c-di-GMP-I riboswitch aptamer, 107 nucleotides, folded computationally.

């Protein structure tokens, strides 16, 4: 320096779950706990996948302006509130895959 990853030592991380905590969420961090793992180290630029708070886009429905009627009833139009649906990363995930580095032992 190549390669593989059966084995042998020392060690190391730590899924779900619990409790506090940040978050709109998805997830995060700390401590408990071990499903697992030879990169479960590190990186979110690329592909996948969560999530949609903010936005856009439609519907449903409420105000609001205003046509028109002796009235009553009804039509469009604009802003606007609530709320349902889809899309949407500028948001997470490295323990999906990808990039990077790298112990011990073995040939």
């Nucleotide at each position: 320096c190549u390669g593989a990853u059966a084995u042998a030592a020392g060690g190391g991380c730590a899924a779900a779950c619990u409790u506090a905590u940040c978050g709109a969420a998805a997830g995060g961090u700390a401590a408990g706990g071990a499903c697992g793992c030879a990169a479960a180290g590190c990186c979110a630029a690329g592909g996948g996948u969560c999530u949609a708070a903010g936005g856009u886009u439609u519907g449903u429905u409420g105000g609001u302006u205003g046509g028109a009627u002796u009235a009553c009833a009804c039509a469009g139009a604009u802003c606007u509130g609530a709320u349902a649906a889809a899309c949407u990363a500028u948001g997470a995930u490295a323990g999906c895959c990808g990039g990077u580095u790298g112990c011990c032992g073995c040939a």